[in-house]
Context: one part of a larger RNA
RNA sequence: GAAUGAACGUUGGCGGCGUGGAUUAGGCAUGCAAGUCGAGCGAGUCCACCUUGUAGCAAUACUUGGUGAGUCGAGCGGCGUAAGGGGCAGUAAUACCUGGGAACGUACCCUGAGGUCGGGGAUAGCUGCUAGAAAUGGCGAGUAAUACCCGAUGAUUUCGAGAGAGCAAAGGCUUGCCGCCUUCGGAGCGGCCCAGGCGAUAUUAGCUAGUUGGUGGGGUAAUGGCCUACCAAGGCAUAGAUGUCUAGCGGGUGUGAGAGCACGACCCGCGCCACUGGCACUGAGACACUGGCCAGACACCUACGGGUGGCUGCAGUCGAGAAUCUUCGGCAAUGAGCGCAAGCUUGACCGAGCGACGCCGCGUGCGGGAUGAAGGCCUUCGGGUUGUAAACCGCUUUGGUCCGAAAGAAAGGGUAAAACUUGAUCGAUCGGAGAAACAAGGACGGGCUAAGUUCGUGCCAGCAGCCGCGGUAAGACGAACCGUCCAAACGUUAUUC
Numbered sequence: 001g002a003a004u005g006a007a008c009g010u011u012g013g014c015g016g017c018g019u020g021g022a023u024u025a026g027g028c029a030u031g032c033a034a035g036u037c038g039a040g041c042g043a044g045u046c047c048a049c050c051u052u053g054u055a056g057c058a059a060u061a062c063u064u065g066g067u068g069a070g071u072c073g074a075g076c077g078g079c080g081u082a083a084g085g086g087g088c089a090g091u092a093a094u095a096c097c098u099g100g101g102a103a104c105g106u107a108c109c110c111u112g113a114g115g116u117c118g119g120g121g122a123u124a125g126c127u128g129c130u131a132g133a134a135a136u137g138g139c140g141a142g143u144a145a146u147a148c149c150c151g152a153u154g155a156u157u158u159c160g161a162g163a164g165a166g167c168a169a170a171g172g173c174u175u176g177c178c179g180c181c182u183u184c185g186g187a188g189c190g191g192c193c194c195a196g197g198c199g200a201u202a203u204u205a206g207c208u209a210g211u212u213g214g215u216g217g218g219g220u221a222a223u224g225g226c227c228u229a230c231c232a233a234g235g236c237a238u239a240g241a242u243g244u245c246u247a248g249c250g251g252g253u254g255u256g257a258g259a260g261c262a263c264g265a266c267c268c269g270c271g272c273c274a275c276u277g278g279c280a281c282u283g284a285g286a287c288a289c290u291g292g293c294c295a296g297a298c299a300c301c302u303a304c305g306g307g308u309g310g311c312u313g314c315a316g317u318c319g320a321g322a323a324u325c326u327u328c329g330g331c332a333a334u335g336a337g338c339g340c341a342a343g344c345u346u347g348a349c350c351g352a353g354c355g356a357c358g359c360c361g362c363g364u365g366c367g368g369g370a371u372g373a374a375g376g377c378c379u380u381c382g383g384g385u386u387g388u389a390a391a392c393c394g395c396u397u398u399g400g401u402c403c404g405a406a407a408g409a410a411a412g413g414g415u416a417a418a419a420c421u422u423g424a425u426c427g428a429u430c431g432g433a434g435a436a437a438c439a440a441g442g443a444c445g446g447g448c449u450a451a452g453u454u455c456g457u458g459c460c461a462g463c464a465g466c467c468g469c470g471g472u473a474a475g476a477c478g479a480a481c482c483g484u485c486c487a488a489a490c491g492u493u494a495u496u497c
Stems, first nucleotide, its partner, number of pairs: 001497004006493005013362006019355002026318003030315003035079003040076002044072001046070001047068004053062003086273003096197006104190003109186002112183005117151004127140005157166003171178003199245003206236003211233008248270004252263004275296005298309004326352001328351003334348001335346004365395004375386004399438001401433005408426002412421002441486005446467003452481005462469002
């Protein structure tokens, strides 16, 4: 000098774009963060219309049955919940980066071929009884399906040397659409293997028994000591094994002429984690952040028998800390899930709020104005300086204030075609009103280093990055005036080059 996710002190007008829990991966009240489909299913609720009957003169009330792309919310079923969002604890290699490889999988999507036949038994909801404080159940009766099961058919599919053997389906509605089953291929994604690269330490020198290899078997989507039985005795290591310490890795970031050194916030890719430890289930995919089971710690409820919970999602709270924000608005846009669709959901996201935390831009006025006013400071008492600075005259109105217009961020939805309709938030730009009005500080002035005088103090009080100042004329302490440098900031501290 440059830089920072900074903090502290003094000061502080506006805007744009960014950015903001680095410490206790410490504990968490409350709300929200994953639903959707009635065009898969049965039984209902409400409403509208039609209808039967009763009462009534009638309006109307009650009632029976039916109709409905109507309404609502539980249940069965499907898809999603493995994405998106957060964090960096662990991990020095099962990670990551680059480049290769062969023994694999793939829901939704695209493409090609073929099929969608005939039956059956349950169960939830509901209902009756019943246990419990609750959480949650138990028993009986009975019901539906794109839920479940059986049979048939079955190939370019699987097994097999072959003969042959085995394996499937589901319907719905608004009738041309959405689905269902088998299978070849594709795309994208994922699992696996290898090589090289990727910290410190030798004041860690030996490490290893499923250990290293083989055969048979098992397991997996798949290779393999991945697992198991038997056999052999191997394997790694001073080119650093093993141990210990530290650490998520990369794209990149800072600095530097470069080489290098240091770092890995925000954003993107990959990995890992989800109160701590372990385990599997479901599924195309998990050993699963807001799923399950077991154990533990912690917290809460309890009728003491027993239960419930997991913010490293968005806000917010306590704690610790030098230190890090709103319990905000909206699904209008982009994307995601579900749905034929309309649409619903979405703390992803888009916006707003707070913080000079950073970068950038703008403003705090412009022109004239000498009796060089007053006041301050200095003085050799003549004057000098503050200083065109002010006053005063003229002009302008950015920011701020008030009023109004307004492109755009909008694509879409809807309809036969029209009509009609969608902005949370921001608003470029334009017009009008109005006053110089409401907007400047911080550090420094001995040398390094731009900028000095007076007074006070008297090795005191104090300053200080280094050298060093201060003991009676201190340009170094404190104040005043003046000056210098930066400027909505200026300094200090910490850290990197």